The RNA shown here (transfer RNA) has 76 nucleotides and comes from Solibaculum mannosilyticum.
[in-house]
RNA sequence: GGACGCUUAGCUCAGCUGGAAGAGCAUCUGCUUGACGUGCAGAGGGUCAGCGGUUCAAGUCCGUUAGCGUCCACCA
Numbered sequence: 001g002g003a004c005g006c007u008u009a010g011c012u013c014a015g016c017u018g019g020a021a022g023a024g025c026a027u028c029u030g031c032u033u034g035a036c037g038u039g040c041a042g043a044g045g046g047u048c049a050g051c052g053g054u055u056c057a058a059g060u061c062c063g064u065u066a067g068c069g070u071c072c073a074c075c076a
Base pairs, nucleotide, nucleotide: 001072002071003070004069005068006067007066010025011024012023013022019056027043028042029041030040031039049065050064051063052062053061
């Protein structure tokens, strides 16, 4: 330098054929317990990496930038 993949909640990750952003763990509250833990019920938490485009509508499609990863090439 080239090709490809990934970037979504604090963490690990889903999200189909473009049509209301989710799960588990963690956190908080309540119940349960003598207390802790477990269990049960509920709640909060998101610029979907940034910018731009297409579309009535974008996490999803297109372009670009950045970061991370894999492979290839180049250099001495």
Description:
RNAcentral holds the sequence, with entries from ENA. Taxonomically the source falls in Solibaculum (Bacteria, Bacillati, Bacillota, Eubacteriales). It matches the Rfam family "tRNA". Rfam classes the family as a transfer RNA. Its mean pLDDT, the model's own confidence on a scale to 100, is 81.